This is a predicted structure of a 72-nucleotide RNA (transfer RNA) from Boudabousia tangfeifanii. Its Rfam family is "tRNA". Rfam links the family to the GO term triplet codon-amino acid adaptor activity. About the family: Transfer RNA (tRNA) molecules are approximately 80 nucleotides in length.
C1' cells in the first nucleotide's frame, strides 16, 4: 500500500428497512437467624464518526477512525 471481517448497555451478544432487546453484572426488593444461592423489579444507549439513499436506516451505499485477519 491492497483485500476481507468486525464496531449496538459496564461485559458477551441479538435485532426482515418499520417501538433498540436478551443473558450476565450494578442498584432496589422478596426469601432467611445471617451470608450465599434462588426469585421479582428499576436504571443504564449520540447503535464508532461524517455524509448519502429512503416516507422511514442499527440494517443499504460512500469516506474516515479503531480493531482483528490476509497479500505484497
Nucleotide at each position: 500500500u491492497c483485500c476481507c471481517g468486525c464496531g449496538u448497555a459496564g461485559c458477551u451478544c441479538a435485532a426482515u428497512g418499520g417501538c433498540a432487546g436478551a443473558g450476565c453484572g450494578u442498584c432496589c426488593g422478596a426469601c432467611u437467624g445471617u451470608u450465599a444461592a434462588u426469585c421479582g423489579g428499576c436504571a443504564g444507549g449520540u447503535u464508532g464518526c461524517u455524509g448519502g439513499u429512503u416516507c422511514g436506516a442499527g440494517u443499504c451505499c460512500a469516506g474516515c477512525c479503531g480493531u482483528g485477519g490476509g497479500a505484497g
The coordinates come from a structure-prediction model, not an experiment, and the mean pLDDT is 81.